RNA sequence: GGCGCUAUAGCCAAGUGGUAAGGCAAGGGUCUGCAACACCCUCAUCCCCAGUUCAAAUCUGGGUGGCGCCU
Numbered sequence: 001g002g003c004g005c006u007a008u009a010g011c012c013a014a015g016u017g018g019u020a021a022g023g024c025a026a027g028g029g030u031c032u033g034c035a036a037c038a039c040c041c042u043c044a045u046c047c048c049c050a051g052u053u054c055a056a057a058u059c060u061g062g063g064u065g066g067c068g069c070c071u
Base pairs, nucleotide, nucleotide: 001070002069003068004067005066006065007064010024011023012022018054026042027041028040029039030038047063048062049061050060051059
């Protein structure tokens, strides 16, 4: 220098254009003499900017970070 993959909650992670699953952690609550266990509830501007569309995490263009391949 060229090319590819990737970015979703504090962490892991699913998601075929139609209101963003699940687990762990965290906070609140029920239970308990106090705890533990168990159960219930809460927590997302989907890396940034723009475009397409009635509608974008998803498609397109550009940028940034990470990982890899070629030279």